[in-house]
This is a predicted structure of an 84-nucleotide RNA (transfer RNA) from an Actinomycetota bacterium.
Rfam family: tRNA. By type it is a transfer RNA.
The coordinates come from a structure-prediction model, not an experiment, and the mean pLDDT is 81.
NCBI's taxonomy places the organism under Bacteria, Bacillati, Actinomycetota.

RNA sequence: GCCGGCGUAUCCGAAUUGGCACAGGAGAUGGUCUCAAACACCAUUGGGCUUCGGCCCGUGCGGGUUCGAGUCCCGCCGCCGGCA
Numbered sequence: 001g002c003c004g005g006c007g008u009a010u011c012c013g014a015a016u017u018g019g020c021a022c023a024g025g026a027g028a029u030g031g032u033c034u035c036a037a038a039c040a041c042c043a044u045u046g047g048g049c050u051u052c053g054g055c056c057c058g059u060g061c062g063g064g065u066u067c068g069a070g071u072c073c074c075g076c077c078g079c080c081g082g083c084a
Stems, first nucleotide, its partner, number of pairs: 001083007010026003019067001027045006046057004060076005
């Protein structure tokens, strides 16, 4: 230099025929239990606003197509693999 794949929460990751974004796990925080801890169990866990009913934004970055994009198209960045 050329070709292919991938990029989603703090981390791993689901959502793939374009139609509810984050199911599930880890970690963290709070609680129950205990003399105390560990284990176990329960709750919460992207950001903002809220009259607590909900609403808006967010999928590497910037554009495009579409009623609708994590998903399709273009450019760029990063990582991985192959060829030279």